[in-house]
RNA sequence: CCAGACGGCCGGAUGGCCGCCUUCGGUCCGGUCUUGUGCCGGCCGGGGGAGGAAAGUCCGGGCUCCACGGAAACACGGUGCCGGGUAACGCCCGGCGGGGGCGACCCCAGGGACAGUGCCACAGAAAGCAAACCGCCCUGCGAAGCUCUCCGGAGCGAAGCAGGGCAAGGGUGAAAGGGUGCGGUAAGAGCGCACCGCGCCCCCGGCGACGGGGGCGGCAGGGUAAACCCCACCGGGAGCAAGACCAAGUAGGGGCGGCAGGCCGGCCCCCUUGACAGUGUCAUGAGGGCCGGCCGGGCGGGUUUCCGCGCCGCCGCCCGGGUCGGUCGCGCGAGGCGCCCGGCGACGGGCGUCCCAGAUGAAUGGCCAUCGCCCCGGCCCCAGGGAUUAACGGGGGGCCGGGGUACAGAACCCGGCUUACAGGCCGUCUGGCACC
RNA sequence: GGGCGCGUAGCUCAGCGGGAGAGCACUUGCGUGACAUGCAAGGGGUCGCUGGUUCAAUCCCAGCCGCGCCCACCA
Numbered sequence: 001c002c003a004g005a006c007g008g009c010c011g012g013a014u015g016g017c018c019g020c021c022u023u024c025g026g027u028c029c030g031g032u033c034u035u036g037u038g039c040c041g042g043c044c045g046g047g048g049g050a051g052g053a054a055a056g057u058c059c060g061g062g063c064u065c066c067a068c069g070g071a072a073a074c075a076c077g078g079u080g081c082c083g084g085g086u087a088a089c090g091c092c093c094g095g096c097g098g099g100g101g102c103g104a105c106c107c108c109a110g111g112g113a114c115a116g117u118g119c120c121a122c123a124g125a126a127a128g129c130a131a132a133c134c135g136c137c138c139u140g141c142g143a144a145g146c147u148c149u150c151c152g153g154a155g156c157g158a159a160g161c162a163g164g165g166c167a168a169g170g171g172u173g174a175a176a177g178g179g180u181g182c183g184g185u186a187a188g189a190g191c192g193c194a195c196c197g198c199g200c201c202c203c204c205g206g207c208g209a210c211g212g213g214g215g216c217g218g219c220a221g222g223g224u225a226a227a228c229c230c231c232a233c234c235g236g237g238a239g240c241a242a243g244a245c246c247a248a249g250u251a252g253g254g255g256c257g258g259c260a261g262g263c264c265g266g267c268c269c270c271c272u273u274g275a276c277a278g279u280g281u282c283a284u285g286a287g288g289g290c291c292g293g294c295c296g297g298g299c300g301g302g303u304u305u306c307c308g309c310g311c312c313g314c315c316g317c318c319c320g321g322g323u324c325g326g327u328c329g330c331g332c333g334a335g336g337c338g339c340c341c342g343g344c345g346a347c348g349g350g351c352g353u354c355c356c357a358g359a360u361g362a363a364u365g366g367c368c369a370u371c372g373c374c375c376c377g378g379c380c381c382c383a384g385g386g387a388u389u390a391a392c393g394g395g396g397g398g399c400c401g402g403g404g405u406a407c408a409g410a411a412c413c414c415g416g417c418u419u420a421c422a423g424g425c426c427g428u429c430u431g432g433c434a435c436c
Numbered sequence: 437g438g439g440c441g442c443g444u445a446g447c448u449c450a451g452c453g454g455g456a457g458a459g460c461a462c463u464u465g466c467g468u469g470a471c472a473u474g475c476a477a478g479g480g481g482u483c484g485c486u487g488g489u490u491c492a493a494u495c496c497c498a499g500c501c502g503c504g505c506c507c508a509c510c511a
Stems, first nucleotide, its partner, number of pairs: 001432010012371007020049007028042005033036001051407001055418002058416005063239004069307006076235005081095005096110001097108004111230002116228002118224003133170002135166007145156004178196006197219001198217008243328004253319007261295009271285001273283004297312004321510003335354008372405011437507007446460004454491001462478005484500005
């Protein structure tokens, strides 16, 4: 100097003019009433005013309601090497194993395929259980042909046929029941041996994932769980339009569906029958309404069971009526910054210090000037490399002209992840080239 | 602000992990004096995009992009 890896940080500055939201103070002004030193508005002065992602809403919590309170089982959803961190997590840290890179370093949904089930298209002989298309080898027969011959015949025998052996080679496929080498064999094969891989057992190290060593086994058990599933662990649901209060206004109206009932007592209404007396009273029976009690039942945010509690006609859907106002929730919090200590680290502890946005058509802005930063083009200068000149490209600096200055904006809050982003700075490290 | 769903041919939609399809539309031919109906044949696809799992992805998983729907309060 070039090419890269990892970690952290910033993401415009100053001044002027005109504005916005909020909060505090004021012997200030106006309005208002239920007179408080209240509320609303103005003026003056002071303080504060977007982000690293405020985003996507993908995870985890706080908070609020569902009175879902407690227990168990099932269903459903999620997570998945080991050990830590944390309020919690699917996040983070440190390790282990596997893969990639010369390297710094990076990536991995990384439990179980001897619990069971399913699938593996096409091609191929064969796709999970073993099988044999071409091929290799052996035996028998063997047209042609060759050799011998005592001419009767005998022997060898490519191709082919039949029977058997093999899985080395070819071929198909993503995948064909360990790999390489030597021996061995008719040809072959873990058939035998050495090394590597794999499985089981033992010992040692480590909290553990796992690693190292030794012995045995001749290889059995292909892949797929981001297919069903099994194992372990976790999870009640909804979300600030949650929820609470005030004010105004309207018809607590109508329809459909589902489920669920009996008994007793009292009162009232209507009907039937009968008696007395006359338009009423009493009695019997049936029906309806209201109230009370008992038992049963229903509903209560996945289902079932048990205990307990609440309500009683409840639940679900649809069509309707009224309002488009205000206050709280709502800003002190797993809070920021600095120092020290413990820890490899994530993080934890202690001390000090600070108060730091709260809008609701929704504030945090607009214009101008100067400067900063980056890119492009032109001109000039400097240092240094290649032996030298020239040429060449690269580095640094100055001037002029032109262009750019992102992604994006709180809306209950917090911890993470992911995604977007003009550019810039710092630190640590790796590889290469040149010179000393 | 919060909660759901969808994306496949020009349009409307199907699609047990292995060949990308149906209806309408379009083109050509037959038929008709001509047109429509009809008959026959054909063309047309980044399965929204990018990664991952798998031998293999429209389908399974994750992240982005686009579109649509619902949710206020009172009685």